[in-house]
RNA sequence: GGUCCUAUCGUCUAGUGGCCUAGGACACAGCCCUUUCAAGGCUGCGGCGCGGGUUCGAAUCCCGCUAGGACCG
Numbered sequence: 001g002g003u004c005c006u007a008u009c010g011u012c013u014a015g016u017g018g019c020c021u022a023g024g025a026c027a028c029a030g031c032c033c034u035u036u037c038a039a040g041g042c043u044g045c046g047g048c049g050c051g052g053g054u055u056c057g058a059a060u061c062c063c064g065c066u067a068g069g070a071c072c073g
Base pairs, nucleotide, nucleotide: 001072002071003070004069005068006067007066010026011025012024013023018056028044029043030042031041032040049065050064051063052062053061
């Protein structure tokens, strides 16, 4: 330099054009329970890498950039 893959809450992950004001687990915070802690129950918190485009409608499709990875030279 070329080709390909990936990017979603703090972490892991679901999603494959409309049922999504993006769901779940763990973590964290609060409450209940308990003499206390743990466990358990309930609630909360928090996210689509960035910029364009297509579309009535985009996390999802296309292009570019950024970051990470694999292979080739």
This is a predicted structure of a 73-nucleotide RNA (transfer RNA) from a Synergistaceae bacterium. Its Rfam family is "tRNA". The coordinates come from a structure-prediction model, not an experiment, and the mean pLDDT is 82. It was read from a public genome assembly. Taxonomically the source falls in Synergistaceae (Bacteria, Thermotogati, Synergistota, Synergistia).